[in-house]
RNA sequence: GCAUCAGUGGUUUAGUGGCAGAAUCUCGGCUUCCCAAGCCGGGGACCCGGGUUCAAUUCCCGGCUGAUGCA
Numbered sequence: 001g002c003a004u005c006a007g008u009g010g011u012u013u014a015g016u017g018g019c020a021g022a023a024u025c026u027c028g029g030c031u032u033c034c035c036a037a038g039c040c041g042g043g044g045a046c047c048c049g050g051g052u053u054c055a056a057u058u059c060c061c062g063g064c065u066g067a068u069g070c071a
Stems, first nucleotide, its partner, number of pairs: 001070007010024004018054001025043006047063005
């Protein structure tokens, strides 16, 4: 330099065009003599820019970062 893949709450991850979900974390409550565990509820995310579309996390182009391969 070229190609392929990946980027979603603090962390790990699901999601093939229409409500962003789970675990963990954190906060509050219930339970308990206390703690832990358990249960209930709240908080928090689509890497950046542009395009297509009534509508984009999703499709297309470019950029950035990472991984792998080739040179």